[in-house]
Context: one part of a larger RNA
Molecule: large-subunit ribosomal RNA, domain IV
Organism: Pseudomonadota bacterium
RNA sequence: ACCUCUCUAAGGAACUCGGCACAUUGGCCCCGUAACUUCGGGAGAAGGGGUGCCCAAGGCCGUUGCAGCAAUGUGGCGGCUGCGGGCCUCAGUAAAUGGCGCUUAGCGACUGUUUAACAAAAACACAGCUCUCUGCAACGUCGUGAAGACAACGUAUAGGGAGUGACAAGUGACCAAUGCGGAAAGAUCAAGGCAAGGGGUUAGGCGUAAGCCGAAGCUCCGACCCUAAGUCCCCGUGAAUGUCGGCCGUAACUAUAACGGUCCUAAGGUAGCGAAAUUCCUUGUCGGGUAAGUUCCGACCUGCACGAAUCUUGUAACGACUGAGCGACUGUCUCGGAGAGGAUCUCG
Numbered sequence: 001a002c003c004u005c006u007c008u009a010a011g012g013a014a015c016u017c018g019g020c021a022c023a024u025u026g027g028c029c030c031c032g033u034a035a036c037u038u039c040g041g042g043a044g045a046a047g048g049g050g051u052g053c054c055c056a057a058g059g060c061c062g063u064u065g066c067a068g069c070a071a072u073g074u075g076g077c078g079g080c081u082g083c084g085g086g087c088c089u090c091a092g093u094a095a096a097u098g099g100c101g102c103u104u105a106g107c108g109a110c111u112g113u114u115u116a117a118c119a120a121a122a123a124c125a126c127a128g129c130u131c132u133c134u135g136c137a138a139c140g141u142c143g144u145g146a147a148g149a150c151a152a153c154g155u156a157u158a159g160g161g162a163g164u165g166a167c168a169a170g171u172g173a174c175c176a177a178u179g180c181g182g183a184a185a186g187a188u189c190a191a192g193g194c195a196a197g198g199g200g201u202u203a204g205g206c207g208u209a210a211g212c213c214g215a216a217g218c219u220c221c222g223a224c225c226c227u228a229a230g231u232c233c234c235c236g237u238g239a240a241u242g243u244c245g246g247c248c249g250u251a252a253c254u255a256u257a258a259c260g261g262u263c264c265u266a267a268g269g270u271a272g273c274g275a276a277a278u279u280c281c282u283u284g285u286c287g288g289g290u291a292a293g294u295u296c297c298g299a300c301c302u303g304c305a306c307g308a309a310u311c312u313u314g315u316a317a318c319g320a321c322u323g324a325g326c327g328a329c330u331g332u333c334u335c336g337g338a339g340a341g342g343a344u345c346u347c348g
Base pairs, nucleotide, nucleotide: 002342003341004340005339006338007337008336010334011333014332019329027051028050029049030048031047036041038166052093053092057089058088059087060086061085065083066082067081068080069079100327101326102325103324104323105322106321107319108318112124113123128164129163130162131161132160133159134158140150141149142148167314168313169312170311172244173243174242177241178240179237180236181235182234186232187231188230192226193225197221198220199219200218201217204213205212206211245263246262247261248260249259272306273303284300285299286298287297288296
């Protein structure tokens, strides 16, 4: 020097990404207990007091229990003593056990689930909410396009799928695109059907010849016409996928613009929130907290690039979640030191 442990003057987080780790607290009894709240909680809130043993005595309480004594009292409750019971007081001294607490903000309502072996979370789930499919030989799923099975020995207060995620208040505009549903007039449109027509072949005919014409049959091609879904077209639909503008001017200081003009769009972001788990510029600006605060809290709004079930904003309770602060506490540190046990090395 290393491992495990104990103690440490003064200070007390100055350590550090961060109080990581350590320390503090701790059981039981009594007193006492805030904001807020969904009235259940919060709460063991917080905070305060007491406690075991020993020595020497003593005091107080008593509407209680047991026993005894005296009296026969009082309208009635009775009186005294002892034991038991409760409480208080000086000095000395020991051990054990089982929360550190509070404030504030973010996220998720909650208990729960998860990456067996680097992630336990704000991720997943959840009750609740909404949409959608399905009339039962149901939809959906498995299976060989099967039998069959699950769904379900259920029947729309049921079952399947999707999204959201307790609760409270809410959930705006747009159907142009994409999707889905509907309607069927028209347009388009496959195989197929019908088949006008055309080509090949040739029995035969004509020709001196080369060759020409050419029925039936067989064969190849085939216009017009008929014809489904789909698509086009039309209507609807957002708790369907999604989307939710720009420029210019204007008020009697300045600034700003309730107001006006103009272009574009399917429609131009409503309520609420906002430098946010979202803000680049940015350590924005102001306020609070500190002697000093890129974090934190409260505001502002100039939202690079919030926004309403990919939900918005709140919210008591809850959390081995994340940020900030206060108290207590400490070898985390200033800054080291001492000691116990142990392993290795050196020496003995």